Small-subunit ribosomal RNA, 3' major domain from an uncultured organism, 475 nucleotides, folded computationally. RNAcentral holds the full RNA, with entries from ENA and SILVA. It matches the Rfam family "Bacterial small subunit ribosomal RNA".
Context: one part of a larger RNA
RNA sequence: UGACGGGGGCCCGCACAAGCGGAGGAGCAUGUGGCUUAAUUCGAUGCAACGCGAAGAACCUUACCUGGGUUUGACAUCGGAGAGGCUUGCCUCUAGCGCGUGAAAGCGCGUUAACCAGACAGGUGCUGCAUGGCUGUCGUCAGUUCGUGCCGUGAGGUGUUGGGUUAAGUCCCGCAACGAACGCAACCCUUAUGUUUAGUUGCCACCCCCGAGCAAUCGGGGCGCACUCUAGACAGACUGCCCGUACAAGCGGGAGGAAGGUGGGGAUGACGUCAAGUCCGUAUGGCCCUUACACCCAGGGCUGCACACGUGCUACAAUGGUCGGUACAGAGGGAUGCUACACCGCGAGGUUACGCAAAUCCCUAAAAGCCGGUCCCAGUUCGGAUUGCAGUCUGUAACUCGACUGCAUGAAGUUGGAUUCGCUAGUAACGGCGUAUCAGCUACGACGCCGUGAUACGUUCCCGGGCAUUGUACA
Numbered sequence: 001u002g003a004c005g006g007g008g009g010c011c012c013g014c015a016c017a018a019g020c021g022g023a024g025g026a027g028c029a030u031g032u033g034g035c036u037u038a039a040u041u042c043g044a045u046g047c048a049a050c051g052c053g054a055a056g057a058a059c060c061u062u063a064c065c066u067g068g069g070u071u072u073g074a075c076a077u078c079g080g081a082g083a084g085g086c087u088u089g090c091c092u093c094u095a096g097c098g099c100g101u102g103a104a105a106g107c108g109c110g111u112u113a114a115c116c117a118g119a120c121a122g123g124u125g126c127u128g129c130a131u132g133g134c135u136g137u138c139g140u141c142a143g144u145u146c147g148u149g150c151c152g153u154g155a156g157g158u159g160u161u162g163g164g165u166u167a168a169g170u171c172c173c174g175c176a177a178c179g180a181a182c183g184c185a186a187c188c189c190u191u192a193u194g195u196u197u198a199g200u201u202g203c204c205a206c207c208c209c210c211g212a213g214c215a216a217u218c219g220g221g222g223c224g225c226a227c228u229c230u231a232g233a234c235a236g237a238c239u240g241c242c243c244g245u246a247c248a249a250g251c252g253g254g255a256g257g258a259a260g261g262u263g264g265g266g267a268u269g270a271c272g273u274c275a276a277g278u279c280c281g282u283a284u285g286g287c288c289c290u291u292a293c294a295c296c297c298a299g300g301g302c303u304g305c306a307c308a309c310g311u312g313c314u315a316c317a318a319u320g321g322u323c324g325g326u327a328c329a330g331a332g333g334g335a336u337g338c339u340a341c342a343c344c345g346c347g348a349g350g351u352u353a354c355g356c357a358a359a360u361c362c363c364u365a366a367a368a369g370c371c372g373g374u375c376c377c378a379g380u381u382c383g384g385a386u387u388g389c390a391g392u393c394u395g396u397a398a399c400u401c402g403a404c405u406g407c408a409u410g411a412a413g414u415u416g417g418a419u420u421c422g423c424u425a426g427u428a429a430c431g432g433c434g435u436a437u438c439a440g441c442u443a444c445g446a447c448g449c450c451g452u453g454a455u456a457c458g459u460u461c462c463c464g465g466g467c468a469u470u471g472u473a474c475a
Base pairs, nucleotide, nucleotide: 001475002474003472004471005470007469009467010466011465012464013463015459016458019423020422021421022420023419026314027313028312029311030310031309032308033307034305035304042053043052064300065299066298067297068296069295070294073120077119078118079116080115081094082093083092084091085090086089096111097110098109099108100107101106122289123288125287126286127285131283133278134277135276136274138272143182144181145180146179147178148177149158150157151156162173163172164171188266189265190264191263193235194234195233196232197231198230199229202225203224207222208221209220210219211218212217238260241254242253243252244251245250316416320375321374322373323372324371325370326369332363333362334361337356338355342351343350344349382413387408388407389406390405391404392403393402429452430451431450432449433448434447435446
């Protein structure tokens, strides 16, 4: 100087407490361990691995296994030989067709000018403890340092400590320190208010026309850009004003305001730690293979199942199930695409085809909600696993191993032990909608969007962190 303490002090955080909803029990989905296997490819392993790499494993992917095949090779650069062209020394080309065999790849034969060798290619082989780059984590925690000066024999100290204050090493005051850098904050995006510009594909108040209606009013067209909205510019918030308190920084309250003390959210991650993760994204040193550890193909496997764990979905019901009627979104996507209307089918879907490169057309029905009917507490009109049959769609192909539909079947489950997780506001919880990947899909995942919409006295304790201090036989 650090590290550590079941040392004390101050402070913070959904850390505890107060609550809400879960996990741990059930069924299923998914990942992992284990076991099995010809192979069940590889990696990730406390927090910070385990719905992770994988934003899509039937073939492909695919790296694994079995079998069949190729050897200058699936891919790159260079040469000879042959053929063609013309500007006579340059340019271009070296493949196609047919037959046989085969699961295919490939191999053989014929035709044709159309063959040959080596330098090299190739490796998802090893080493993330040789590396670059990128990433996780402590942690969006408030810290980490430097120059000069001063102090100390020196390691070092000071500054950065102290008194206040803050979300903050934020700011103020003091001080052998004075300054500075990386962080903090602000500058960026978005959201909340207004003004202005613009008015189609958006809007429809006033006015006009047409139609329906007894009327209220409704539907269509026009005028119009008022309003909503869209998207450019600008304004607005700064403790600016008032009161109290304080030396100051600031703190408490108030006014005005759409918004008030960082307004909400995002992007942004200091010096460093973990020889953390990744050689299977790519790059790359070294080592290794080179008729094979390279390459091609078919089939299988990655989906196996006594079991154990993680993460989820669906439930166990009446704040509910079911039937009928009825209302209100946002954000996205669309040409090998999204597909209206109509018809057929109980349905998945099919037929046909209008419109739309989309503020125009389509996906598009939002669902919880609301209004009625029914069920009457039961393993049930709860729950839907499992299984049988019949189908639909995608795709060369759904046996291993796809999704969906109809009928039948109707398992466990009556709120879950010890223990444990998330969350403080438009948040939790509940409800639906969209997208990427994608032929199809194992999506109940991931990332977004809107609708309905709660509970919190406080800091004694548990956990983690920050600051100064103290002890130490530790470095």